This is a predicted structure of an 87-nucleotide RNA (Glycine riboswitch aptamer). Its mean pLDDT, the model's own confidence on a scale to 100, is 79.

RNA sequence: CAGCACUACGGAGAAGCUCCAAAAAACGGAGUGCCGAAGGUGCAAAGGCAAUAUGCCUAAUCUCUCAGGCAAAAGGACGUAGAAACA
Numbered sequence: 001c002a003g004c005a006c007u008a009c010g011g012a013g014a015a016g017c018u019c020c021a022a023a024a025a026a027c028g029g030a031g032u033g034c035c036g037a038a039g040g041u042g043c044a045a046a047g048g049c050a051a052u053a054u055g056c057c058u059a060a061u062c063u064c065u066c067a068g069g070c071a072a073a074a075g076g077a078c079g080u081a082g083a084a085a086c087a
Base pairs, nucleotide, nucleotide: 006082007081008080009079010078015032017031018030019029020028033070034069035068039066040064042062046058047057048056049055
């Protein structure tokens, strides 16, 4: 110096859905419709390894929606700034 973590700020999308239960919300049960930017899955014409198997490996804001989410809150990839530590 960089990275991870930390602090502050910014930060999208999609039913405040229907029924049961429930004082309301959350949680619980059943159902349908959606979103992608926590995390996760999968992939290469490019690159690398390898040496004939046309093989192996590697990515994402792509993909799948498992998870999560669909008023607000919370979360939130990513970005900007900062401090500390290390060097």